This is a predicted structure of a 72-nucleotide RNA (transfer RNA) from Jatropha curcas. It matches the Rfam family "tRNA". Rfam describes the family as follows. Transfer RNA (tRNA) molecules are approximately 80 nucleotides in length. The sequence is in RNAcentral, with records from Rfam. Model confidence (mean pLDDT): 80 of 100.
RNA sequence: GACCCAUUCGUCCAAUGGUUAAGACAAAACUCUUUCACUGUUGAAAUAAGGGUUCAAAUCCCUUAUGGGUUA
Numbered sequence: 001g002a003c004c005c006a007u008u009c010g011u012c013c014a015a016u017g018g019u020u021a022a023g024a025c026a027a028a029a030c031u032c033u034u035u036c037a038c039u040g041u042u043g044a045a046a047u048a049a050g051g052g053u054u055c056a057a058a059u060c061c062c063u064u065a066u067g068g069g070u071u072a
Base pairs, nucleotide, nucleotide: 001071002070003069004068005067006066007065010025011024012023018055028042029041030040048064049063050062051061052060
């Protein structure tokens, strides 16, 4: 240099182009307890960036960025 793959809450991991983007763990508040831990309840928190296609994009297309791989 060429080609391929990946990028979603703090972490991990889902989501036939169509529900308010699901769930687990962690953290927070409350509950329980003499206290801590455990249990239970509640809510908050995310689609790498830009553009395009579409009635509608996390999803399809292009470019860029980052990481990984193959090859020279």